[in-house]
Context: one part of a larger RNA
RNA sequence: GCCAACGAGUUAAUAUGUGCUGCAAGGCUAAGCCCGUGGUAGGGCGGAGCCGCAGGGAAACCGAGUGUGAAUAGCGCGUUAAGUAGUACAUUUUAGACCCGAAGCCAGGUGAGCUUGUCAUGUGCAGGGUGAACUCUCGAGAAAUCGAGAGGGAGGCCCGAACCGGUGAGCCGUGCAAUACUCUCGGAUGACAUGUGAUAAGAAGUGAAAAGCUAACCGAACCUGGUAAUAGCUGGUUCUCUCCGAAAUAGCUUUUGGGCUAGCGUCGGAUGUACCCUUGAGGGGUAGAGCACUGGAAGAAUUCGACAGGUCGAAAGAUCACGAAUUCUAUCAAACUCCGAAUACUCAAGGUCAAUUAUCCGGCAGUUAGACGGUGGGGGCUAAGCUCCAUACGUCAAAAGGGAAACAGCCCGGAUCUCCAUUUAAGGUCCCUAAAUCUAUGCUCAGUACACUUAAGGUGGUGGAAUUUCUCAAACAAUGAGGAGGUUGGCUUAGAAGCAGCCAUCCUUUAAAGAAAGCGUAACAGCUCACUCAUCGAGAGAUUCCGCGCCGCAGAUGAUCGGGGUUAAGCAUAGUACCGAAAUUGAGGACUCAUAAUCUGUUUACAGAAUAUGAGUGGUAGGAGAGUAUUCCACUCUGCAGUGAAGCCAAAGGCGUGAGCCAUGGUGGAGCGUGUGGAAGUAAGAAUGUUGGC
Repeated sequence: GCCAACGAGUUAAUAUGUGCUGCAAGGCUAAGCCCGUGGUAGGGCGGAGCCGCAGGGAAACCGAGUGUGAAUAGCGCGUUAAGUAGUACAUUUUAGACCCGAAGCCAGGUGAGCUUGUCAUGUGCAGGGUGAACUCUCGAGAAAUCGAGAGGGAGGCCCGAACCGGUGAGCCGUGCAAUACUCUCGGAUGACAUGUGAUAAGAAGUGAAAAGCUAACCGAACCUGGUAAUAGCUGGUUCUCUCCGAAAUAGCUUUUGGGCUAGCGUCGGAUGUACCCUUGAGGGGUAGAGCACUGGAAGAAUUCGACAGGUCGAAAGAUCACGAAUUCUAUCAAACUCCGAAUACUCAAGGUCAAUUAUCCGGCAGUUAGACGGUGGGGGCUAAGCUCCAUACGUCAAAAGGGAAACAGCCCGGAUCUCCAUUUAAGGUCCCUAAAUCUAUGCUCAGUACACUUAAGGUGGUGGAAUUUCUCAAACAAUGAGGAGGUUGGCUUAGAAGCAGCCAUCCUUUAAAGAAAGCGUAACAGCUCACUCAUCGAGAGAUUCCGCGCCGCAGAUGAUCGGGGUUAAGCAUAGUACCGAAAUUGAGGACUCAUAAUCUGUUUACAGAAUAUGAGUGGUAGGAGAGUAUUCCACUCUGCAGUGAAGCCAAAGGCGUGAGCCAUGGUGGAGCGUGUGGAAGUAAGAAUGUUGGC
């Protein structure tokens, strides 16, 4: 891991509600006793007591009233509806209370054969080195004392086996081993190591102290008991079909992952249109707008103030700057408003006569972690798949299908079932891939683009629109020619001749030509330009706006529009056809509810059957209803069974919406079923479930 078996809302009392049954202004007995049974059967007695028939008040007490109060007032609670006992079901409470699960707490015991300390009694420590005290001898000295040699053999001394330990590394790490192995390393006559016996223990021991050790995990051992401790926590909780169907909000909470009440669901009862839609009438101060108030902020003007400041001036004063007010222009505001919507909300009338509407009462809940998207906002950076509100907004949650390549929350659309039927939605129509290589007119050349996102800025890429200037009296471009004289203007300067600089910038000849727009020279020279003529012959220039492009554009494993690919199969505008879903329609079936009429059951109510018409049938938590299956009991079929029970095997027959049921064949070898009731150890795929097998 798989398979099989086992495995979770039970029981008692209690309260409430609903259904049924008995009796009914009443209902019921309890303990106990008697009779009685095969029996925990059954029958009788027993009215103690309980509930109800009256309430109000703290009570005295009064009573259809009473309390408060001075009150005969007002107000509060009552007076108007039948209960009671049993039984079934649902839920509450108390109990282990649906099941499994702690770490823990307490009590009584068991442990020092592991380990810690201690006591008693034993045992062990190769070999080598060093050479203390002390003694003797010799020497020195006045002495104290010192030196040398020989002997001697001290030490928590040195090196190093046994022994004890466990430093570093490797190895091992489903091991040889729940701590080992190899090399290396520390102590090795000592606070040494060790045998045997004894002793100290669980809030206690022992501890050269690490909260170490106390029998392989000790910040409180182990075993048993209290004990099914408790668990606002996690996990699990077993058959089917039908109807409806939530919430993730508010208030309170030692409360925030838990509760209680309300909200929202469901079922029953009551009321009966109260719901909804339209119209009308209302109040408002939001969006917007505005500057009339309150404030903010820009420019200008005028007046005033203060003269503290800057500049000028001898001063008077001037000017700039500063502050305030007023006026004008243009403005800003959640906590501004002279104004002011749409919606929303409230009320009324009318309409629909609709449904699974609405409201109230009662039983049972679940929910109170929401998510994304649209819109209006707060916080943040007008960041976040961020966070917090609002929304009679949506979807998901609890919703499948089609589209968006894939993609809970986006777009279309809400799956009762069957059909190789119809028409469409969103979205699409070259191939993958169903349907246009569709029509018309343009644009784009960048593979831009074909599905999201990419700026400021730049661009004589290209298309369109508009305004305007020149132009056959010849424009723009190109080519040919001219571009002169006074004059080297004056000044300055070494020089200054159009062209370093300053001043002036005239006149003449002309078709035209600046006292010169640029290059150039030391200065001249030289080359162009403006300007003019000729050749040529039809458009040329400037500005603004718009469409599509281009650059800007650099990323981390291999790229790409989903892919192939495409010059349209890209973009824009207009149009026609087609495809396209569980939507719609068609055909046929099932179920629910409502309304009709018919039949049956007993008389109205009511129940059942079949029929017609209409509306409906996605669904988590959850509510309601109807069934299937298992075991046992009673009765029944006076059922089945060796002429073969149960069980098991077999894709294939039949019935049922389904859980399931029946038949048939094989196997098996002794019990089993139908119907109606009753009672439960009543349904497994999950619980790191338990046990067994593989």